[in-house]
RNA sequence: AAUCAGUCUGUUCGGAGAGAGUCCGGCAUGCGCCGGAACGCCGAAGGCGCAAAUUCCGCCCGGAAACGCUCAGGCACACGAACGGCAGACGGCGG
Repeated sequence: AAUCAGUCUGUUCGGAGAGAGUCCGGCAUGCGCCGGAACGCCGAAGGCGCAAAUUCCGCCCGGAAACGCUCAGGCACACGAACGGCAGACGGCGG
């Protein structure tokens, strides 16, 4: 100097699932839109939870997730969306 893991940011790139259901109210008078309620569902914003490995033995602590829970969020399209791609910044150790 450069580079990898990793972190952060950006990106009109890709990106699943589940009632365009029912009832009530409002606005329009019109396809429809908004709000609320009950029931039924989804898991990939966020959140919460955990086994084994981990050691000579025992106890304690720790122990991930796309796994589980479904609080939140969501269930035409759109928006959003973990994760991936691309770009930029930072960037330890070793060589």